The prediction has a mean pLDDT of 83. This is a predicted structure of a 1494-nucleotide RNA (small-subunit ribosomal RNA) from Corbierea pseudopalmata. Its Rfam family is "Bacterial small subunit ribosomal RNA". Rfam links the family to the GO terms ribosome and structural constituent of ribosome. The sequence is in RNAcentral, with records from ENA.
[in-house]
């Protein structure tokens, strides 16, 4: 160990986002592996998985002389001849059938298990018994001949444990009573009662033949197969049973439990994995088997149809005199060859084991070993201890550091390991002798840190991060997927993890995988209940009693080889590796036991299931036949009189030949209004006028009868909507195709207007639907409540048929005694998306087609359900100058500015739908200015730092379009220290030396400098939706969860205001409020307003004042509607304030900033040009087109802001104007600018291109300002253009607004201001309403959208790639089968031919037998034909998939703009489109009906 028990991780990836299904990848472990880097030792193991492809060489089966004869040599002997010694060849004996190799073939009694009888066995062991007499040959050898060689061949000689007869013989064997038959051999040795042989018998091990139960692969797109086939009787053969063989008889055998066919494959022990049940393999070790170049045959033997035997054929290979021969490595080694890939032509018989021998001993690539290979699993090493100046280098950097790092140097140990030298096994058994490996293992000793570290990875998964380089390129990837200028994902360093002599890809298994689910899945919506029924096989199956014991339990026994795994130990230093004891589960057989469980069988009995029979009843249940009216058309007639029909609006079309309408008569088909209803009926499809006939089935009460007779159903058979066929008949209506006529870019479609199949009947065929409850049948149990059907007098109950809804169950939506709940039994069906319900085979159809039904390719997903947004040619609800009402406009002219475009050296630039365009620009002649020409700089216009000169700073000349260059003068300060001098000595001066600030010039290098790019890298600002009313949080609750709830619902509000109420409670950010100007009043104060005062008005601080607060009427409340009061009423008007968040919305040119880019230039600086151009087009504005006007004259009445480089009065000039002169006031409630205009009064004009308009233009002035030429503005005189109210379109505006009127200011030297941003003055129309256009809020539905309708997605064409499909054929492979031909061979037959033993003999033969030769049977290989599977290839033909940016269109997805799907027919460029039946997996409204709220 044994009895319980030791054992189970997950992740990424479908969405915006969430569970679910689902499938694809990862992470583990393993390998007889290859590849890439790389490589120090050692021990064990392991090594052609491909071509059973060819093989050069040398080995791998020999062995006995004690079975035999001859040979040679030696010693003896004259010799024959004896001794000994050799060992080739030969006879003869045993062995070559074992050891070793490989896995072709075999789906089988091959193997595995576990029994069985009809067998044989050399050698071996033990037993009994015997071994007597004889005979012919024969090979070697000697010899003749043939051959090139193998080799053959005449004659002669000889032995024997070679070969033969006689004898004898039991318990042998035939046989059956009587017998026949049948054996042998020696050797060694001096000799032995001595060992090795010989025969015979009968055993025993051991082997090995033969038979039979189970057991273990795919496919049915193989369903029948079998004639020796299955039995029997005679024969014959084997060692043996046996159709195994042959004659005759009989018709049998095998198969849905899978025969037979086809593919695959050596089986198992066992090995890899797995928590196991499994799954997958079958190297190396072991058993069995089956082969030996291919095919077929025997021979020999105990044993073969025989790997290194034979014989025949057929392929190849080799020698050859061309006449013939020879050959087989899938034995060890090794070679070519195929492959990604697999090793030395090594020692050695010491060990083990195997042949032969009496032994010695031989032989033995079996084995022992040693050689290569990191091929693998174990095991060790490549130093240890200390060492911070944290060294030098490297990489980074926020420049401060950090990090590689105690790591290195460096000091001090230590020698596993090297390396040298010395010793030095064990393995040897049986006393001696004998060791390949091997001078090895192993001990000892010396030397020196000495010889010794790679590989993969760092984006999630999965442990490890920076820098740099490239810029969807280059690469990269197991998935997801990175790279398009700031890449942790490429490349490369630097640093880090992980493993370590290995580490990585890669290829294949098993595991995660519960993704075939026995353990251990499912089937309403995700893949998936056959359209339904009836029943065969089969599987399942009420109570009960009796026997039997098959299954079940338990128990002995036998067995499942060792060897592996397991425990427990022992030997190698350890471990791997070896090795020794054990022992469980299970399986298989066998003999017991138990029967109170349960299932089986046999016999009996019972009613509770199920039928049968009686008495009621509902019904659109079948199936036949008569009968009715309504209603359409058509025909006849009368009556009328021009339109009828038809549409979203029209045409076709009908009708003066008389139509629609009316009336009357008639035909002819087809359908049955109202009742009609989640009402009834059938198995499902389906059934609807009335009657009659025949008929299935139900359910109900009773409780008579049988007794288990039931469930389900593979196959099989029936029935089966609608199109659809066929044949005949019918044909009124409607209606695919068609035919016109509209719509439309097109309309092969929707709409109209005709119409043929068809639709009906009869009789046969298809056999498929969204054949639906997406729900298979039975049966039993698990609360209830409420509608209808029948039974029923009414209840209950009991059979159907809906709703809700409890506990259960679901991913969830939902189901919920009609379950999709809990259990049970049978059957069907799924196993990711496309491809495809398609190809082919087959079956059935007349055809259409139906059933059955793949692969190859391809893609990480496809999908269900339910969420929150988005949208909808979905729906309620609300709001907004959104429409509608009114007013003034724009769009037409001129002119004025902007912006396209166009041109130009340049016409800097940026803004572009609403939200760009009189916008950045609140002032473009230089200047601004960013462009452009041309002439200059280069540490620069500008900043900070060093050096060196120099005070600064002034001035003048020349050149030059400046800028710049170039030359000269004058000047030598300011601070502070020294030391010196002079004076009036707390201080002041000369003048000299050093240093500093500053500044100026000058050198040199850091660097400046950029209005250069990138607003898709950015900060900050800012536009839009929008002043729309939303947008969140926190705990609590609900959901698996994403989320919901709150924030829904009813009311009111401008308002998610506010009130009710409720699984919510509360709370932010927005709404309001609180600020700011107004609008009344109080109060305080008075610069100014041209004498004073008080009021007033004004100024500018502060208060009050308005809250639906008061009445009334509705309302529950919030509030609404009106009214009084008040200056203001219901947010009093007006601005400031912009919630979360959309727009990769605008800006690097207003500023800042990250990277890039430029650095005698893309940076500075000057001069001139340009930003201002002009065929042309938008856009915003001004003034107009007049008489509500214009002119002219007189009169009135504001506010807001501005003034010192400024406003400027009044006087004067000027023409009377712009203007200019001169000047007073005023830093401003004080002085100016400043007379406001429309307006009112008076007068011309009288409708015209005008006394309306004023462009344009010409003269003449004036102003700023260096400079008005490109390119300013004002004056004044002449000039006198379009324009007579504006096409399609389209703007703004709800009250002190809209229109008109004028005035002020910013910027500014002046000004192109008609802009822009303020000020008052005069002063309206109209809003009934929300049906539409438009934006927007809330809620609610739909969905295949989520970059969110600018979304999405479908087919056909046209190109390119990759796969398979059919096809006239072409070529080939295997398999059967028919028939020819027949080698070798065995076996039967033979009249020829030859024959040593034994038998007769008359010695001459002859007989037995035996051998060649003939003949036959069988038969390989080989042909001729047919078949049948199967690979390849094949003009052309049709199809799939995949492919940033091709064409046509727009089927589907919201009502997708004709609702979509599904079956079918027809038709069409193409998605499609129309009929006919069906489905809801359709929106919306309505209506019915159930339900819940009581």
């Nucleotide at each position: 160990a044994u009895c319980c028990a030791u054992g189970g991780a997950g992740a990424g990836u479908u969405u915006g986002a969430u569970c679910c299904u689902g499938g694809c990848u990862c992470a583990g472990g393993a390998u007889g592996a290859a590849c890439g880097c790389u490589g120090g030792c050692g021990g064990c193991a392991u090594g052609c998985u491909u071509a059973a492809c060819a093989c050069a060489u040398g080995c791998a089966a020999g062995u006995c002389g004690a079975a035999c004869g001859a040979a040679g040599c030696a010693u003896a002997g004259c010799a024959a001849u004896a001794u000994g010694c050799u060992g080739u060849a030969g006879u003869g004996g045993c062995g070559c059938a074992c050891g070793g190799g490989c896995g072709c073939g075999u789906a089988a009694c091959a193997c595995g298990u576990a029994a069985g009888a009809a067998c044989c066995u050399g050698c071996c062991u033990a037993u009994c018994g015997g071994a007597g007499g004889g005979g012919g040959a024969u090979a070697a050898c000697a010899u003749c001949g043939g051959g090139a060689a193998a080799c053959c061949u005449u004659u002669g000689c000889u032995a024997a444990u070679a070969c033969c007869c006689c004898a004898u013989a039991a318990a042998g064997c035939u046989g059956a009573g009587g017998a026949g038959u049948g054996a042998a051999a020696g050797g060694u040795a001096a000799a032995a009662c001595a060992c090795c042989g010989c025969c015979g018998a009968a055993a025993g091990a051991g082997g090995g033949g033969c038979u039979u139960g189970c057991g273990g692969c795919u496919g049915a797109u193989u369903a029948g197969c079998u004639a020796g086939u299955u039995g029997g009787g005679g024969g014959g053969g084997u060692a043996a049973a046996g159709g195994c063989c042959u004659c005759c008889c009989a018709a049998g055998g095998c198969c849905a439990c899978g025969a037979u066919c086809a593919g695959u494959a050596g089986u198992u022990g066992g090995u890899c994995u797995g928590a196991g049940a499994g799954g997958a393999c079958g190297a190396u070790c072991a058993a069995c088997c089956g082969c030996a170049u291919u095919g077929g045959g025997a021979c020999u033997g105990a044993g073969a149809c025989a790997a290194g035997g034979c014989c025949c054929a057929a392929a190849c290979u080799c020698c050859u005199a061309c006449g013939g021969g020879a050959g087989g490595c899938a034995g060890c080694a090794g070679u070519g060859a195929g492959g990604a890939a697999u090793u030395u032509u090594c020692c050695g018989c010491a060990a083990u084991g195997g042949g032969c021998g009496a032994a010695a001993g031989c032989c033995u690539g079996a084995c022992g070993g040693a050689g290569c290979a990191a091929u693998g699993c174990c095991g060790c090493g490549u130093g240890g201890a200390g060492g911070a100046a944290g060294a030098a280098g490297g990489a980074u950097u926020g420049u401060g550091g950090u990090u590689c790092g105690u790591a290195a140097a460096c000091u001090c140990c230590u020698u596993u390991u090297c390396u040298c030298a010395g010793g030095g096994a064990a393995g040897a058994a049986g006393a001696u002798c004998u060791g390949a490996c091997g001078g090895u293992a192993c001990c000892u000793g010396a030397g020196g840190a000495a010889u010794a570290a790679g590989c993969a990875c760092c984006g999630g998964c999965u442990a490890a991060c920076u820098c740099u380089g490239u810029g969807c390129c280059a690469g990269c990837a197991g998935c997801c997927g990175c790279g398009g200028u700031a890449a942790u994902a490429c490349a490369g360093a630097g640093g880090g993890u992980g493993c370590a002599a290995g580490c990585g890809u890669u290829a294949u298994c098993c595991g995660g995988a519960a993704u075939g689910a026995u353990u251990g899945g499912g089937c309403g919506u995700a893949a998936a209940g056959c359209g339904u029924c009836u029943g065969u096989a089969g599987g399942u199956g009420g109570u009960u009693u009796c026997g039997g014991a098959a299954g079940u339990c338990u128990a002995a026994u036998g067995u499942c080889a060792a060897a592996u795994a397991c425990c427990a130990g022992g030997g190698c230093u350890c471990a791997a590796c070896c090795u020794u004891g054990g022992a469980a589960a299970g399986g298989c057989a066998u003999u017991g036991g138990a029967g109170u469980a349960c299932u089986c069988c046999g016999a009996g009995a019972c009613u509770a299931g199920a039928g049968u029979g009686c008495g009621g009843u509902a019904g659109g249940g079948g199936u036949a036949g008569g009968g009715g009216g309504a209603a359409u058309u058509c025909c006849u007639u009368g009556u009328g009189a021009a339109g009828c029909g038809g549409u979203g609006a029209a045409a076709u079309g009908c009708g003066u030949a008389g139509a629609u309408a009316u009336a009357a008569g008639g035909a002819a088909g087809a359908a049955c209004a109202c009742c009609g209803g989640u009402g009834g009926c059938g198995a499902a499809a389906g059934c609807g006028c009335c009657c009659u006939a025949c008929u299935g089935g139900g359910c109900c009460g009773a409780g008579a009868c049988u007794g288990a007779c039931a469930c389900u159903g593979a196959g099989a058979g029936a029935c089966g909507a609608a199109a659809g066929c066929u044949a005949g008949g019918g044909g009124a209506g409607c209606a695919a195709a068609u035919g016109g006529g509209a719509u439309u870019a097109g309309a092969g479609a929707c709409c109209c207007c005709a119409g043929u199949a068809g639709u009906c009947c009869u009789a046969g065929c298809c056999g498929u639907a969204a054949a639906c409850g997406a729900u298979g049948g039975a049966a039993a149990c698990u609360a209830g409540g409420u509608g209808c059907u029948g039974u029923c007098a009414a209840a209950a109950a009991c059979a159907g048929u809906g709703c809700c809804g409890u506990a259960g169950c679901u991913c969830a939506c939902g189901c919920g005694u009609u379950a999709a709940g809990u259990u049970u039994c049978c059957c069907g069906c799924c196993u990711g998306g496309g491809g495809a319900g398609u190809a082919u085979g087959c079956u059935c159809g007349c055809a259409a087609g139906a059933g059955u039904g793949a692969a190859a390719c391809u893609c990480a997903a496809a999908g269900g359900a339910a969420u929150u947004g988005a949208c909808g040619g979905g729906g309620g609800c609300c709001c907004g100058c959104a429409c509608a009402a009114g007013c003034a406009g724009u769009g037409g002219a001129u002119u004025a500015u902007g912006u396209g475009g166009u041109u130009u050296a340049a016409u800097u630039u940026g803004a572009u739908g609403c939200a760009a365009c009189g916008c950045g620009a609140a002032g473009a002649a230089c200047c601004u200015u960013a462009c452009c020409a041309g002439g200059g700089u280069u540490u620069g216009a500008c900043a900070u730092g060093u050096c060196u000169a120099g005070a600064a700073c002034u001035u003048c000349c020349g050149u030059g379009a400046a800028a710049g260059c170039g030359g000269g003068g004058g000047g030598u300060g300011c601070u502070c220290u020294u030391a010196g001098c002079c004076u009036u000595c707390u201080a002041g001066g000369c003048a000299a030396a050093g240093a500093g600030a500053g500044c100026u010039a000058g050198a040199a290098c850091a660097c400046a400098g950029g209005u250069g790019g990138u607003g898709c890298a950015u900060g900050g600002c800012u536009g839009u939706c929008g002043u729309c009313a939303g947008c969140u949080c926190g705990u609590a609750c609900a959901u698996u969860g994403a989320u919901g709830c709150g924030u829904a619902u009813g009311g009111u509000u401008a308002a998610g205001u506010c009130c009710u109420g409720c699984a919510a409670c509360g709370a932010g950010c927005g709404c309001a409020a609180c600020c700011c100007u107004u609008g009344u009043u109080c109060u305080u104060a008075u610069u100014u307003a041209a004498a004073u005062u008080a009021a007033c008005u004004a100024u500018a601080a502060g208060a009050a004042g308005a809250c639906u607060g008061c009445c009334a009427g509705c309302g529950c409340a919030a509030g609404c509607u009106g009214g009084a009061g008040g200056a203001a009423g219901g947010u009093g008007a007006g601005g400031a304030u912009g919630a979360c968040g959309u727009c990769a919305a605008g800006u690097c040119a207003g500023c800042a900033u990250g990277c890039c880019c430029c650095u005698u230039a893309c940076a500075c600086c000057c001069u001139g040009g340009g930003c201002g151009a002009c065929a042309c087009a938008c856009g915003u504005a001004a003034u107009a087109c007049a008489a509500u006007g214009g002119c002219c004259a007189a009169g009135a009445c504001a506010a807001u802001a501005c003034g010192a480089a400024g406003c400027a009065a009044c006087c004067c000039u000027g023409a009377c104007a712009a203007a200019g002169g001169u000047a007073a006031g005023c830093g401003a409630a004080u002085c100016g600018g400043u007379c406001a205009a429309a307006c009112u009064u008076g007068g011309c004009c009288u409708c015209a291109g005008u006394u309306c308009g004023g462009a344009u233009u010409g003269c003449a002035g004036g102003c700023u300002g260096c400079a008005a030429c490109u390119c300013g503005c004002c004056u004044g005189c002449a000039u006198g253009a379009a324009g007579u109210c504006g096409g399609a379109a389209u703007u703004g505006c709800u009250a002190g607004u809209a229109a008109u009127c004028g005035c002020c200011g910013g910027u500014c030297a002046g000004c192109c201001a008609u802009a822009c941003g303020g000020c008052g003055g005069u002063g309206a129309a109209u809003a009934c309403g929300u049906u539409c256009c438009c934006g927007g809020g809330c809620c609610u539905u739909g969905u295949a959208c989520a970059c969110a309708c600018c979304g999405c997605c479908c087919g056909u064409c046209a190109c390119g790639u990759c796969g398979a499909g059919g096809a006239a054929g072409c070529a080939g492979a295997c398999a059967u089968c028919c028939c020819u031909c027949a080698a070798a061979g065995c076996c039967g037959u033979u009249a020829g031919c030859c024959u040593a033993a034994c038998c007769u003999u008359u010695c001459g033969a002859g007989g037995a037998g035996g051998g060649c030769g003939g003949c036959g049977u069988c038969u390989a290989c080989a042909g001729u034909g047919a078949u049948g599977u199967u690979c390849g290839u094949g003009a052309c033909c049709a199809u799939g998939a995949c492919g940033a940016a091709g064409u046509c269109g727009u089927a589907a997805c919201a009502a997708g703009g004709u609702a979509u799907c599904c079956c079918u027919a027809c038709u069409g460029g193409a998605a499609g489109g129309u009929g006919g039946g069906g489905a809801u997996g359709g929106a919306u409204c309505a209506c019915c009906u159930c339900c819940u709220u009581a």